About this RNA:
c-di-GMP-I riboswitch aptamer, 85 nucleotides, folded computationally. It was read from a public genome assembly, where an Rfam model found it.

RNA sequence: UGCUGAUAAAGGCAAACCCGCCGAAAGACGGGGACGCAAAGCCGCGGGUCUAAGGCAGCGAUGCUAAGACGGCCGGGCCGCCAAA
Numbered sequence: 001u002g003c004u005g006a007u008a009a010a011g012g013c014a015a016a017c018c019c020g021c022c023g024a025a026a027g028a029c030g031g032g033g034a035c036g037c038a039a040a041g042c043c044g045c046g047g048g049u050c051u052a053a054g055g056c057a058g059c060g061a062u063g064c065u066a067a068g069a070c071g072g073c074c075g076g077g078c079c080g081c082c083a084a085a
Base pairs, nucleotide, nucleotide: 004083005082012037013036017032018031019030020029022027035072041078042077043076045075046074047073048070049069050068054065055064056063057062
């Protein structure tokens, strides 16, 4: 330095659920809380998934649609702590 990843050390993050709050929703944010995580750090870039306010179609029921979301679904890019085998 590259790979790799301990029942190591120092730290870190925080699922479900509850409360508050924003949002049409998906979902986000803050507090509590820990199921887990070696990138569960950052970037919606590719795929995938979710929602469908608005738009389009329809007499209607409803259908289609992302410019909205999910980074804790997979891949890619960037950056990074530790070091036993």